[in-house]
RNA sequence: GGAGCCGAUCAGACAGUCGCUGCAUGAUAGUUCGUGUGGAGGAAAGUCCGGGCUCCACAGGGCAGGGUGCCAGGUAACGCCUGGGGGGUGAAAACCUACGGAAAGUGCCACAGAAAAUAUACCGCCCAAGCAUCGUCCGCGAUGCCGGUAAGGUUGAAAUGGUGCGGUAAGAGCGCACCGCGCCGGUGGCAACACCGGUGGCAGGGUAAACCCCACCCGGAGCAAGACCAAAUAGGGGAACCCGCCGCCUGCGGGCGGCGAGACGCGGCCCGCGUCGUUCCCGGGUAGGUCGCUCGAGGUGUGCGGCGACGCACAUCCCAGAUGAAUGACUGUCCCCGACAGAACCCGGCUUAUCGGUCGACUCCCGCU
Numbered sequence: 001g002g003a004g005c006c007g008a009u010c011a012g013a014c015a016g017u018c019g020c021u022g023c024a025u026g027a028u029a030g031u032u033c034g035u036g037u038g039g040a041g042g043a044a045a046g047u048c049c050g051g052g053c054u055c056c057a058c059a060g061g062g063c064a065g066g067g068u069g070c071c072a073g074g075u076a077a078c079g080c081c082u083g084g085g086g087g088g089u090g091a092a093a094a095c096c097u098a099c100g101g102a103a104a105g106u107g108c109c110a111c112a113g114a115a116a117a118u119a120u121a122c123c124g125c126c127c128a129a130g131c132a133u134c135g136u137c138c139g140c141g142a143u144g145c146c147g148g149u150a151a152g153g154u155u156g157a158a159a160u161g162g163u164g165c166g167g168u169a170a171g172a173g174c175g176c177a178c179c180g181c182g183c184c185g186g187u188g189g190c191a192a193c194a195c196c197g198g199u200g201g202c203a204g205g206g207u208a209a210a211c212c213c214c215a216c217c218c219g220g221a222g223c224a225a226g227a228c229c230a231a232a233u234a235g236g237g238g239a240a241c242c243c244g245c246c247g248c249c250u251g252c253g254g255g256c257g258g259c260g261a262g263a264c265g266c267g268g269c270c271c272g273c274g275u276c277g278u279u280c281c282c283g284g285g286u287a288g289g290u291c292g293c294u295c296g297a298g299g300u301g302u303g304c305g306g307c308g309a310c311g312c313a314c315a316u317c318c319c320a321g322a323u324g325a326a327u328g329a330c331u332g333u334c335c336c337c338g339a340c341a342g343a344a345c346c347c348g349g350c351u352u353a354u355c356g357g358u359c360g361a362c363u364c365c366c367g368c369u
Stems, first nucleotide, its partner, number of pairs: 001365004006360005012334007020039008041340001045351002048349005053222004065218005070084005085099001086097004100213002105211002107207003122153002124149003130145006161179006180202001181200008226291004236282006243260007262276005298317008335338001
């Protein structure tokens, strides 16, 4: 210098003008104005996990249902993170990995293929033994049957351990060596696991993000949670007062309904239209308002413990809280000309989107010293 890989971080800058909004403060009868100060993100997003908080339910245990799934640790908790192990990719840094159980049971394995699982035999290989026929130099040879075999070919994503030597009629863990696998023991490690030794010719395909088994975890709903204040109208309860007629009920006090009269409203008045027992009190709930609401598993710095995730101690800081819902617009200058994107109860993660820049760790290659 180039190529790569991992992590952290920034997210146009500065000035002016005009607005919007939370809080504090001053003035003001209301209401508004002045001043000061705060005002989106790394993802505020998807709402996929986990927790706080709130209400409901709940003795304990079990069933059902859901989730997680190598080991150890971190954490409030997690499906997250850290470290480690196994497997895979890469030359390396590094990256990916649902990675418990298939010698409990059940299911499935299209097409092709002999056969997809209590195994079996299409092509092929073999006639050593047995039988038959033919030939014969009487040793046997050829052909067929009965058979043997799974080494080779063929199918498939996958075919009953692999390679080699021996062995055999041909073959085969049939025998042996090495590798693989199971079991036993030892060593190291908290463990996952690794290594070593012995032993068994080999248990008998794959699939559990198929049912299932095993271990562990999980109550439900969500800030429109939930709490408080509380108008008009209608309706509920209570007290006092209440003209006439009719109907019904009656505990004979009265009550309910209808009609009338009357009252009230519209209107200057009449006609007309509409409403109706009167007054007071109580409670529920609606509109509306207040709280929940942002000081929190909080940020920053230093020290200590830990490989690390993280924890502890001290110091310091306050950093949006709206509710038709603010966080913006314009102008000027400069540059590398600016991506994805807007809080709505809060927090920890994951995932997805994102123009570019900066810093750091590491790997490989080239050149120079």

Predicted 3D model of a 369-nucleotide RNA (Bacterial RNase P class A) from a Thiotrichales bacterium.
It matches the Rfam family "Bacterial RNase P class A". The family's RNA type in Rfam is ribozyme.
Model confidence (mean pLDDT): 76 of 100.
It was read from a public genome assembly, where an Rfam model found it.
Taxonomically the source falls in Thiotrichales (Bacteria, Pseudomonadati, Pseudomonadota, Gammaproteobacteria).